[in-house]
RNA sequence: AAAUAGAAGUGCAAAGUUGCCGAAAGGCUGUGACGCAAAGCUAAAGGGGCUAAAGCAGUUAUACUGCUAUUGCCAGCCAGCUGCCGGA
Numbered sequence: 001a002a003a004u005a006g007a008a009g010u011g012c013a014a015a016g017u018u019g020c021c022g023a024a025a026g027g028c029u030g031u032g033a034c035g036c037a038a039a040g041c042u043a044a045a046g047g048g049g050c051u052a053a054a055g056c057a058g059u060u061a062u063a064c065u066g067c068u069a070u071u072g073c074c075a076g077c078c079a080g081c082u083g084c085c086g087g088a
Base pairs, nucleotide, nucleotide: 011036012035016031017030019028020027021026034076040081041080042079046078047077048074049073050072055067056066057065058064
């Protein structure tokens, strides 16, 4: 320096659900713990995923269908950056 079993401290909080925001995806909040040693940070630009209001196209069409995110979202998908305690 790297990898790693187990213990303690500390920390986060999935699904569901309350209220609020949003067109939606999703977010915040309370509750709740499935899990997590990075479940901390980065979506201003590596990949991947979700949504489609606006826009465009089809159509007689205020409805319906399709396409589209360098305008939205996901870091608890990978990735990048940073990082706590303890023993062998």